[in-house]
RNA sequence: GAUGUGUGGGCGGGAGAGAUCGAUCCCAGCAGGGAAUCGGCGCCGAAGGAGCAACAGCCCCGGAAACUCUCAGGCAGAAGGACCGCCCCCACGAC
Numbered sequence: 001g002a003u004g005u006g007u008g009g010g011c012g013g014g015a016g017a018g019a020u021c022g023a024u025c026c027c028a029g030c031a032g033g034g035a036a037u038c039g040g041c042g043c044c045g046a047a048g049g050a051g052c053a054a055c056a057g058c059c060c061c062g063g064a065a066a067c068u069c070u071c072a073g074g075c076a077g078a079a080g081g082a083c084c085g086c087c088c089c090c091a092c093g094a095c
Base pairs, nucleotide, nucleotide: 001095004092005091006090008088009087010086011085012084013083018041020040021039022038023037024036025034026033027032042075043074044073048071049069050068051067055062
């Protein structure tokens, strides 16, 4: 000096699934209205969490994912969001 990996930060992108039922509450004022709260039912997978094939081991304990589960989370928008791209700082490794 170029480049790779990783932590952190900034910017941009970023999916899915409820026109559901009941109660409460609120607004309204007797016609109704309310993505509010709690619960039921249904549904989604891409925060987090859990499970395992090869393999390893064998008394038990191990073991990846965008797969599986759906505990948590979510099902207007906003927010969040795995992951992706660019930039910056730092660390490490190779040439």
The RNA shown here (Glycine riboswitch aptamer) has 95 nucleotides and comes from Marinobacter halodurans. The sequence was found by an Rfam model in a public genome assembly.